[in-house]
RNA sequence: UGAGCCCGUCGGACGGUCGCGGCGGACGGCGAAUGCCGCCCGGCGAGGAAAGUCCGGACUCCAUAGGGCAGGGUGCUGGAUAACUUCCAGGCGGGGCAACCCGACGGAAAGUGCAGCAGAGAGAAGACCGCCGAUGACGCCCGGCCUAGCGGCCGGGAUGAACAGGCAAGGGUGAAACGGUGGUGUAAGAGACCACCAGCGUCGCCGGUAACGACGACGGCUCGGUAAACCCCACCCGGAGCAAGGCCAAGCAGAGACCCGGUCGCCUACCGAAUGGUCUCGGGUAGGCCGCUCGAGCGAGCCGGCAACGGUUCGCCUAGAUGGAUGACCGUCGCCUGCCGAACCGGCAGGGCACAGAAUCCGGCUUACAGACGGGCUCGCAGC
Repeated sequence: UGAGCCCGUCGGACGGUCGCGGCGGACGGCGAAUGCCGCCCGGCGAGGAAAGUCCGGACUCCAUAGGGCAGGGUGCUGGAUAACUUCCAGGCGGGGCAACCCGACGGAAAGUGCAGCAGAGAGAAGACCGCCGAUGACGCCCGGCCUAGCGGCCGGGAUGAACAGGCAAGGGUGAAACGGUGGUGUAAGAGACCACCAGCGUCGCCGGUAACGACGACGGCUCGGUAAACCCCACCCGGAGCAAGGCCAAGCAGAGACCCGGUCGCCUACCGAAUGGUCUCGGGUAGGCCGCUCGAGCGAGCCGGCAACGGUUCGCCUAGAUGGAUGACCGUCGCCUGCCGAACCGGCAGGGCACAGAAUCCGGCUUACAGACGGGCUCGCAGC
């Protein structure tokens, strides 16, 4: 100096004015009062993802003896954690020269299913080109025998763009073709046989908590892929969710008690009915309050651990709205874009400064994100 990998931090800064939502306090008014209203002061007021609502929990209510079926989820090993489909460390496989990254990573010699196109053949398969044609047949030659002859039989030989047939080495198709290399062998060939190698299985032994790895011996010579396909094995899971749930409670309707006056029961009535009034009651709508934000909390230091994380000391309090606050303007600075000037740089303009925005709360994952900064590492090139 170029290209890259990993981890982390921030994500406009400062000041002023006005406005909005909570909290605390002073004052004034109202009220019997918890309080309500007004005004002033002080302090606080979005995020790393508040998002998607995809996992896991806390909390709440319902259900529940225990177990099973169904359904769903998870799936190498060890650890972390309240828990997890998360995180950390390791193993194995794949990618990259490397730093490093990716992997639902149990079982395919339990069973079933699936595999487009191409290809002869896609599973204990197959013969298109090709190789061979030893053996048998056919044709040819030679010899022998039989026959009057045609011809037939027997034996031998050479030969064939070859028939029956043999083969799977080579070519070709495909993502994938039933181990690889060399040799023996053969008519040609082939794990048919042999040596070495790869893979699988069994046994032994060593290292490791384990996953797994190293080594040795033996075996049949090789038993393909796919399980976020059915399935098998092991483990886990009761349901609904803060509109959970709890408290207070107008109005209307309902129930009960009492009461006055009139009406009705042809008359009377201390009886009954409807109506009216007062009081009480339970459930509960509107509405209000709680749940609600102090918590698996945040920051710094120290200790243990490779790490995730745990422990401990000190310090801090950091939104709680409910038609739902968190905004607007001004000034200075920073960054970006455009223009002017030849440039360092300066000036001017900008309705330029990402993604986005709480709603019970936490731990994760995923997705979006202009730009800035810090740390560690890898591979090049150049110079000393």

This is a predicted structure of a 384-nucleotide RNA (Bacterial RNase P class A) from an Acidimicrobiia bacterium. A source record names the gene rnpB. Lineage of the source: Bacteria > Bacillati > Actinomycetota > Acidimicrobiia. RNAcentral holds the sequence, with entries from ENA. Rfam family: Bacterial RNase P class A. From the family's description: Ribonuclease P (RNase P) is a ubiquitous endoribonuclease, found in archaea, bacteria and eukarya as well as chloroplasts and mitochondria. Rfam classes the family as a ribozyme. Model confidence (mean pLDDT): 77 of 100.